[in-house]
């Protein structure tokens, strides 16, 4: 230098213009806006809405079903969720080893509690996929043909999981005895179970003693067992001046008459007061830090300290909705391609688009930069 794998950053810059949204200040206004001028206005993932949490509001004696999160051990970080070292076990790959199973190192990877509680599934192939099964082969009884005979060819049963084939998977594995033939049928080692003791914090590992052995797979089917979790999401959820419907409360007519009773007339009424849904409006959703000045507050005998609230002023710092704005055009320039001997010339920048906030997870991503490991060439 090329290539590959892993992590960590960036995710075009600057400038002019011409708009879009917030806030600020000032002008005018028919008070509805409009105009000037200033400032500020997308992301590493803003996404997906997958986990946790703040916050808000409903609910709550307690405890239950339903639901949902999480799942090998230690250990750090974390408010959890989560992630990060290590270490266990399991798969795959490579190297030594070994007839062989099988062991040890190296890399890699695992949604890695339980398939000895139940229910259900195992395509397709295949004779059978879980109460195992006889298709092909093997051995064996019997019939029938052939042959002089050894025998050979076929039918019917019976025996067998050794071969062979089917399949992701075939009911432990090798290797040896045994047998008619073959099987844990029996032995040996491997591997399983169960018990004990041993090492290690533990997940696990060992060693011995006993079972021939049961219990095939998948929990990324249901399920079960441990811990944990109250529901809803800012379209939460708070304010809201006058008023108008309907409501509730409280006082009350007018005319005859000095005054009551009575009669008439008006009306379900008049004043007042509480109250008042939704829309729209305001919040929720920006503040921090010095200094100075007024005033409170607390301490101390006072100079003075200490709190902490308003205002000015300076600096930082900031998108924020009406689920609405955050763009466009030039110009130089930086990467990247493409043309040319060059000088240049053309092209051209991925994935995406806030909506209460924060802390993960996962997904998308053109291209540049660094770091570190690993081939492979090539010069010293």
């Nucleotide at each position: 230098u090329u290539c590959g794998g892993g992590g960590a950053g960036c995710g075009g810059a600057c400038g002019c213009u011409c708009g879009c949204g917030g806030g600020g200040u000032g002008g005018c206004u028919u008070c509805g806006g409009u105009c000037a001028c200033u400032u500020c206005g997308a992301g590493g993932a803003a996404a997906g809405u997958c986990c946790g949490g703040a916050c808000a509001c409903c609910a709550u004696a307690g405890g239950g079903c339903a639901g949902g999160a999480u799942u090998c051990c230690c250990g750090g970080u974390g408010a959890a969720a989560g992630u990060c070292g290590g270490g266990g076990c399991g798969g795959g790959c490579g190297g030594c080893u070994u007839c062989a199973a099988g062991g040890c190192c190296g890399c890699u990877u695992g949604a890695c509690g339980g398939a000895a509680a139940g229910u259900g599934c195992c395509a397709c192939a295949g004779a059978a996929a879980a109460u195992a099964u006889a298709c092909c082969g093997c051995c064996u009884u019997u019939g029938g043909c052939c042959g002089c005979g050894a025998g050979g060819c076929u039918g019917a049963g019976g025996g067998u999981a050794a071969g062979g084939g089917u399949g992701a998977a075939a009911u432990g594995g090798u290797g040896g005895g045994g047998u008619a033939a073959g099987g844990g049928c029996c032995c040996a080692c491997c591997g399983c179970c169960c018990g004990c003791g041993c090492g290690g914090u533990a997940a696990c590992g060992u060693g011995c003693g006993g079972g021939g052995c049961a219990g095939g797979g998948a929990a990324a089917a249901c399920c079960c067992a441990a811990u944990c979790c109250g529901g809803u999401g800012c379209a939460a959820g708070a304010c809201c001046a006058a008023a108008u419907a309907g409501g509730g409360g409280a006082u009350c007519g007018g005319g005859c008459g000095g005054c009551c009773c009575g009669c008439c007339c008006a009306a379900u009424g008049a004043u007042c007061c509480c109250g008042g849904g939704u829309g729209a409006g305001u919040c929720g959703c920006a503040c921090c830090c010095g200094c100075u000045u007024c005033g409170g507050c607390g301490g101390g005998a006072a100079u003075c300290c200490g709190c902490g609230c308003a205002a000015g002023c300076g600096g930082g710092u900031u998108a924020g909705a009406c689920a609405a704005a955050u763009g466009g055009g030039c110009g130089u320039c930086c990467a990247g391609g493409c043309c040319g001997c060059a000088a240049g010339g053309c092209u051209g920048g991925a994935c995406a688009g806030a909506a209460u906030c924060c802390g993960g997870c996962u997904u998308a991503c053109a291209g540049c930069u660094c770091c570190c490991c690993g081939a492979a060439g090539g010069c010293c």